[in-house]
Molecule: c-di-GMP-I riboswitch aptamer
Organism: mouse gut metagenome
Parts: sequence; structure tokens; C1' cells
RNA sequence: GCAAACCAUGGGAAACUAUGGGACGCAAAGCUAUGGGGGCUAAUGCGCUUUUGUGCGAUGCCAGCCCAGCCGCCG
Repeated sequence: GCAAACCAUGGGAAACUAUGGGACGCAAAGCUAUGGGGGCUAAUGCGCUUUUGUGCGAUGCCAGCCCAGCCGCCG
């Protein structure tokens, strides 16, 4: 310096996220999801189903999951 969980208000179908409060922790817990892997959600859509439902499925999301790239404090 940043800010987990949790709480409030808002956005979102959801995952999740913004702002405020709050600190679990973090030399990179800074940035990059149009570098690679992994994970989460499953709307529009597609298949199945008598119906209720159910399966598939990122174009959505996670950088505080890992590798990688760039920037980076003191000693």
C1' cells in the first nucleotide's frame, strides 16, 4: 500500500461484481481472462420429457487457483 469473511445499498438469470463499513491475510492479494491451464455459473439456445423437469452448453465470471508476461517498495 492492498483488503478476506461478514454486513448494508445497488447491478446481474446466476456465478459474480460496484460503493461504503470491516480486516483474514498478501512483495506483488498491482495489471493482463485477446498468452496457457484449471475452476464457477448456465441465460439466450439445443436435445430429451405427457407435464413438472432434466442433460448439454460460455458468448458470462474467477488474477486472493497455477504457470506465463509487464510494472514494482525497503534492505